Transfer RNA from Vischeria sp. CAUP Q 202, 71 nucleotides, folded computationally. The source organism's lineage runs through Eukaryota, Sar, Ochrophyta, Eustigmatales and Vischeria. Its mean pLDDT, the model's own confidence on a scale to 100, is 84. The same sequence occurs in records of 3 taxa. Its Rfam family is "tRNA". Gene Ontology term of the family: triplet codon-amino acid adaptor activity. By type it is a transfer RNA.

[in-house]
RNA sequence: GCGGAUAUAUAUUAAUGGUAAAUGAUCUGCCUUCCAAGCAGAAGAUAUGAGUUCAAUUCUCAUUAUCCGCA
Numbered sequence: 001g002c003g004g005a006u007a008u009a010u011a012u013u014a015a016u017g018g019u020a021a022a023u024g025a026u027c028u029g030c031c032u033u034c035c036a037a038g039c040a041g042a043a044g045a046u047a048u049g050a051g052u053u054c055a056a057u058u059c060u061c062a063u064u065a066u067c068c069g070c071a
Base pairs, nucleotide, nucleotide: 001070002069003068004067005066006065007064010024011023012022013021018054026042027041028040029039030038047063048062049061050060051059
C1' cells in the first nucleotide's frame, strides 16, 4: 500500500427495513435478627458522518478503532 472481518447497556450476546430484547453486574423495595439466596421494580446502548426509504441496528458510501491475510 491492497483486501477482508468486527463495532448494540458496565460486561457477554439477540434483533435479516416497522415499539431496540435477554442474562450477569449496579441501584431501590420486599423477605430475613443480620448476611447470602429468592421475589418485584428502576436506570442504562445501536462507533462517527452522509445517502436511499414513509420508516434504517438492518441497505449503500466515507471516516475512526481493533483483528486477520497478501505484498